[in-house]
RNA sequence: AUGUCGAAAAGGCAAACCCGCCGUGAGACGGGGACGCAAAGUCAUGGACCCCGCCUGGGCGGGGCCGCCAGACCGCCGAA
Numbered sequence: 001a002u003g004u005c006g007a008a009a010a011g012g013c014a015a016a017c018c019c020g021c022c023g024u025g026a027g028a029c030g031g032g033g034a035c036g037c038a039a040a041g042u043c044a045u046g047g048a049c050c051c052c053g054c055c056u057g058g059g060c061g062g063g064g065c066c067g068c069c070a071g072a073c074c075g076c077c078g079a080a
Stems, first nucleotide, its partner, number of pairs: 005078002012037002017032004022027001035067001041073003045070003049064007
């Protein structure tokens, strides 16, 4: 220095649930709270899943979700 690596320490994120608030909804945001996370950082690009509308055959359109799986980009620390 590197990674099909992840001990320690520092720092970081924050599921369920509760409160507030926005949305028809999936869900978002803020506060509390920690199950977990080495990409649980970013991007809805492909797939999965979820919601709404339409036609009702399975599709089409719109939306949500990256803490489901891939892909792209970027990145902290450092033993064995």

This is a predicted structure of an 80-nucleotide RNA (c-di-GMP-I riboswitch aptamer) from an Anaerolineales bacterium. The organism belongs to Anaerolineales, within Bacteria. Its Rfam family is "c-di-GMP-I riboswitch aptamer". About the family: GEMM was predicted in a large-scale screen for bacterial structured RNA regulatory elements. The model forms 100% of the base pairs in the Rfam consensus.